[in-house]
RNA sequence: GCCGAAGUGGCGGAAUCGGUAGACGCGAGAGACUUAAAAUCUCUUGACCGCAAGGUUGUGUGGGUUCGAGUCCCACCUUCGGCA
Numbered sequence: 001g002c003c004g005a006a007g008u009g010g011c012g013g014a015a016u017c018g019g020u021a022g023a024c025g026c027g028a029g030a031g032a033c034u035u036a037a038a039a040u041c042u043c044u045u046g047a048c049c050g051c052a053a054g055g056u057u058g059u060g061u062g063g064g065u066u067c068g069a070g071u072c073c074c075a076c077c078u079u080c081g082g083c084a
Base pairs, nucleotide, nucleotide: 001083002082003081004080005079006078007077010026011025012024019067027045028044029043030042031041032040046057047056048055049054060076061075062074063073064072
């Protein structure tokens, strides 16, 4: 230099043919149980603003297509693999 794969909450990892993003697990918080703890069970859990109701934002970055994009197209960044 060329070719290919991957990038999604704190972590791993889903999301069918483009149609509710974050299922599920881990972790974390609160509660139950216990003399107390561990284990177990229940509930909650992306971030920010708000007393609350609610609002804003969010799939590596920036654009494009589309009524609608994690998904399709273009450029770039990072990591991994292959060829030279």

The RNA shown here (transfer RNA) has 84 nucleotides and comes from Patescibacteria group bacterium UBA1370. It was read from a public genome assembly. The coordinates come from a structure-prediction model, not an experiment, and the mean pLDDT is 80. NCBI's taxonomy places the organism under Bacteria, Bacteria candidate phyla. Its Rfam family is "tRNA". Rfam classes the family as a transfer RNA.